Order: sequence, then C1' cells, then structure tokens
RNA sequence: GGAGUCGGCCAGGCGAUCGCGGUCACUGCGGUGACCGAGGAAAGUCCGGGCUCCGCAGGGCAGAGAGCCAGAUAACGUCUGGGCGGCGCGAGCCGACGGAAAGUGCCACAGAAAAGAUACCGCCUAAGCCUUCGGGCCGGUAAGGGUGAAAUGGUGCGGUAAGAGCGCACCGCGCGGCUGGCAACAGCGGUGGCAGGGUAAACCCCUCUCGGAGCAAGACCAAAUAGGGAAACGCGCUUCGGCAGCCUGCGGCCCGCAGGUGUUUCCGGGUAGGUCGCUCGAGGCGUCCGGCGACGGGCGUCCCAGAUGAAUGAUCGCCCGCGACAGAACCCGGCUUAUCGGCCGACUCCACUU
Repeated sequence: GGAGUCGGCCAGGCGAUCGCGGUCACUGCGGUGACCGAGGAAAGUCCGGGCUCCGCAGGGCAGAGAGCCAGAUAACGUCUGGGCGGCGCGAGCCGACGGAAAGUGCCACAGAAAAGAUACCGCCUAAGCCUUCGGGCCGGUAAGGGUGAAAUGGUGCGGUAAGAGCGCACCGCGCGGCUGGCAACAGCGGUGGCAGGGUAAACCCCUCUCGGAGCAAGACCAAAUAGGGAAACGCGCUUCGGCAGCCUGCGGCCCGCAGGUGUUUCCGGGUAGGUCGCUCGAGGCGUCCGGCGACGGGCGUCCCAGAUGAAUGAUCGCCCGCGACAGAACCCGGCUUAUCGGCCGACUCCACUU
C1' cells in the first nucleotide's frame, strides 16, 4: 500500500422567530415564566419476563414447544465460554447438533436387487455327474462392469478353481478399560471379524418446559336511562265508562281544550364523561472490585416523552461530506427485518521498503 474479518459508536450541525404536548411555579383564571419533549430500530409482534384479571387440592391424558455441554439471567427459543461437524490459506463464519439394534411407513426413474433380498453382463470348473474329451450339467461367486442420490464396511497384502472379513495390517464401527476434563468430548492402549442402507424438517420413542387472557388488562368517581329496594306523605266520588284534584302544554291571568297521573327523598345501578393504572426503571452515566466472558457487586451522580383525536412541527440565515430507514401509546430483556454516509478499535492475508 492492497484485500479482508470481528466489535463498538454517530445518524447533518449552529442560531433566530413562531407553533404544539407535558410537569412545576405564579396568576387579575385570559394566561405568563422555567424546564423537558422519539429510535437504533420507536417496526414485525416472533420468543421471554414484570404487572392486571380469571381459573387452580394433587396427579394423569391430550396439545404446544425445547433438544451437544457448562454457565449468565427475572426469564428465554437470548447471550457467554467450550465440544463436535462443515467452510475459509487465515482473522473468522455457519450448524433443528437426542434416538434408525422399540415399532410402522416411505425410498420416483433406472436397476438383478432399495432391505434380511438377489444375479443382467461377467468370473470359475477344484469337488460330484455326463462326455463324441471340444465341453456340458449340477453348481460356486459378487472381485470387475453396468443402474442409481444411495448397493450389505473401505484400502492393500495373503488366500482361492474363481472369490469372499476367509485370514492379516491400517482406517471405520461396536463393547468394555485407563488418562485428561464439572461436562459435552478428546487421547491412549485392549478386544470383537463386524451387528450395521437412508429418511425422525415422516409417524413415532426418550428427556425437559408449559393454566388462560391481555393496559380496549384492571381499579375508582359518576350526569342520564331501564328494571330493583327502603322510608315518608297521599289514596275523594262513582252507575266502573269516568269525574274531581294535582302536574305539563296552548307566550302572562281566567275560562276552555289536549295530554299525563301516586308523589318526594334516599339506597342501588352503571352509560356519557372524568380520575388512576402511566412511566423512577431488572434505569442511564462515571469509577472501583470479582469473573476468560456473558454478567454480578460497591460507591458517586443524573431524571431522560407520557399523549387519548392523540404533541414532538414550520419559516429564515450560515456551514458541511447535502443527510438513509423510519414515528412512542403499559413497561422491560432479546431476536428478526429496514437503513445515505461516516468514525474508532482489535486482528488476518498478500506485496514492497528499512
């Protein structure tokens, strides 16, 4: 200098004026002043937890989910460290990573054969039988060819009629042992000629976890309305059709007409509306300590949206690299997805110079 890997951070800046939401203070109730006012993802709502209401003796079935080991955490499907497998020269990255000797199913096409079976082309003629002495039959075999994504351990040597774990060495696999490690697992040596095709992102088996709904949760105050309860007062006449009385309306009063009829108060009810939940929290920053780390602890310091038709904007000036994705709605920890451009740190590989 070039090419890369990993981690962290910023998200146009400054000023002026006007506007909007919240809190506090003052107020002459009209306002005024001070302070604060979106994000790294506020998003998707995919996991986990807090909180709230409902349910719940205990256990089981069903259902859903998780699935190498150890740790972190309130918890997790997240994170950290490690193991194993794969990719990369490397820094590093990726992995639904329990079980196929419990059972069932499936494995297209091709192929002899796709799971306890078999022989298409081949190879062999040792044994037995036949022979016209060329060979044939009975057979043996799976080394080679061929099919396939996959063919009953692989390579080599021996062996054989030809072959074959038939024998041996190495590799693989199973079993048990020792050593290291908390463990996953690794290493070493022993032993068994070798059981065993693949598929569990097919059913299934094993281990573990899980009650449901969600802030429109839920709690409180409370006009109105329906139905309900209590108390007080009233209940005159009648031929049972009404009349009188009372109330309301016809702008006031009288007459008249029309309509209504137990009245009042309280309890209760719960709609509109209002209040709470509601933002101080598994909180941010700094520093020290413990830990490889995720993280935990101590001390100091800060207060950082809380709306409910729902605020966070507009205009102007200057500057630069001309500015992406995007907008809170109960809160928090994660994951995933979107994102102009830039900065910092650690590390790897290549080339060159000293």
RNAcentral holds the sequence, with entries from ENA. Bacterial RNase P class A from a Sedimenticolaceae bacterium, 354 nucleotides, folded computationally. It matches the Rfam family "Bacterial RNase P class A". Its family is annotated with tRNA processing, ribonuclease P activity and dimeric ribonuclease P complex in the Gene Ontology. Rfam describes the family as follows. Ribonuclease P (RNase P) is a ubiquitous endoribonuclease, found in archaea, bacteria and eukarya as well as chloroplasts and mitochondria. It is recorded under the gene name rnpB. Taxonomically the source falls in Sedimenticolaceae (Bacteria, Pseudomonadati, Gammaproteobacteria, Chromatiales). The prediction has a mean pLDDT of 76.